Context: one part of a larger RNA
RNA sequence: CGAUGGUUAAGGAACUCUGCAAACUGACACCGUAUCUUCGGUAUAAGGUGUGCCAUAGCAAUAUGGCUUCAACAAAGAGUCCCUCCUGACUGUUUACCAAAAACACAGCACUCUGCCAACACAUAAGUGGAUGUAUAGGGUGUGACGCCUGCCCGGUGCUGGAAUGUUAAGGGGAUUUGUUAGCGCAAGCAAAGCUUUGAACCGAAGCACCAGUAAACGGCGGCCGUAACUAUAACGGUCCUAAGGUAGCGAAAUUCCUUGUCGGUUAAAUACUGACGUGCAUGAAUGGCGUAACUAGAUGGGAGCUGUCUCGACCAUGGAUCUG
Repeated sequence: CGAUGGUUAAGGAACUCUGCAAACUGACACCGUAUCUUCGGUAUAAGGUGUGCCAUAGCAAUAUGGCUUCAACAAAGAGUCCCUCCUGACUGUUUACCAAAAACACAGCACUCUGCCAACACAUAAGUGGAUGUAUAGGGUGUGACGCCUGCCCGGUGCUGGAAUGUUAAGGGGAUUUGUUAGCGCAAGCAAAGCUUUGAACCGAAGCACCAGUAAACGGCGGCCGUAACUAUAACGGUCCUAAGGUAGCGAAAUUCCUUGUCGGUUAAAUACUGACGUGCAUGAAUGGCGUAACUAGAUGGGAGCUGUCUCGACCAUGGAUCUG
């Protein structure tokens, strides 16, 4: 000097990004226990008191009486607590070796596919799983207990249905056409059949176009101007555009740029926190919205207790590194 332990006057978070770390608490018995609540819980809530030995009684818990001590669980081992708020309902799962979480899963909810040789998956196939199951079953997708709810838009993209018309492949079809040459012709040339070459019209499925439906499918959910007898604001009116113009809720939020928004609370003092307001840069309803008891090695704020975190250091023990002798 650093490491690991231990003690520390007075103060007690003044430390610090943060009470990080440490300390406090701790067993058993009795008393007592708010708020909220899904009536199960919350709860060991919180907060108190007791604890030895001897005698007697009792199976015992224990009861009654007595005795010593400053002090009677204890050698070790063994919750700190409370309030507010965010998130995720919960137990569970995860980045083996920097992340345990608000991420994943979950029961529940919804949509969709599937009639059985099922859909779907693996495989070139045979075959196998699904399933020795049969729509109260199985596959896929989304959401994520529970409570209250889940608004408008089908124009685009997708999916489902429709089949009149248009378009449309192979194929069918074979008009026409090329070459060749028996023949005809004085010649130029014409040219049957066959072979060869070309291949028009017409027929021709799904699909697409087209017509509908469908948003717990992918997704989307507006401007401008004016107006009330103070002012301000605009229930109201006008106008443009759109498929439709954001409903209920919530809201400076895990979302708010301006921003330390404004007001109230907390503090002596607060860019924090919390309750409101709403002017939502850029909230919003199963990409779920808003609540919510219980739960959380989760995020934030406050308080009590407690302490060497600090004021501000000091000392002790153990084993090290280094230096000096």